Predicted 3D model of a 117-nucleotide RNA (c-di-AMP riboswitch aptamer (ydaO/yuaA leader)) from Bacillus subtilis. Its Rfam family is "c-di-AMP riboswitch aptamer (ydaO/yuaA leader)". From the family's description: This family represents a conserved RNA structure found upstream of the ydaO and yuaA genes in Bacillus subtilis and related genes in other bacteria. Gene Ontology terms of the family: cyclic-di-AMP binding and regulation of gene expression. Rfam 15.1 lists 7,607 matches to the family in 2,262 species. The coordinates come from a structure-prediction model, not an experiment, and the mean pLDDT is 79. RNAcentral holds the sequence, with entries from MGnify.
[in-house]
RNA sequence: CGCUUAAUCCUAUAACAAGGAGUGGGGGACCCGAUCUUUUGGGGUUAAUUUUUCAUCUGAAAAACGGACAUCUCUUCGUCCGAACCCGUCAGCUAACCUCAUCAGCGUGAAGAGAGA
Numbered sequence: 001c002g003c004u005u006a007a008u009c010c011u012a013u014a015a016c017a018a019g020g021a022g023u024g025g026g027g028g029a030c031c032c033g034a035u036c037u038u039u040u041g042g043g044g045u046u047a048a049u050u051u052u053u054c055a056u057c058u059g060a061a062a063a064a065c066g067g068a069c070a071u072c073u074c075u076u077c078g079u080c081c082g083a084a085c086c087c088g089u090c091a092g093c094u095a096a097c098c099u100c101a102u103c104a105g106c107g108u109g110a111a112g113a114g115a116g117a
Stems, first nucleotide, its partner, number of pairs: 001107004008021004022102006032092001041090001042087004049064006065082005071115007
């Protein structure tokens, strides 16, 4: 200097802590939607989900789908990733309102079309 990401900026501090702005989530009416109930609980953050087969103590493989590959968008090929955590029996959407987070990891695959400069 730049990339992924909401995860940046400002005030202030010796450094923390703290506050504000911005950004991103969650909860939460009418209307609308759904509606017999689902313990094999359910739900949420995130790209990180679903299905099938084999295996049998928690693994393996395949397919679909999703995400990353460096100005932006799209297409094709290729490579890689699909973890982790939280709520606690409860949550459709949702104005007002309430509330939480603002970490971390990195240093660039190829071709074509369009946009922008």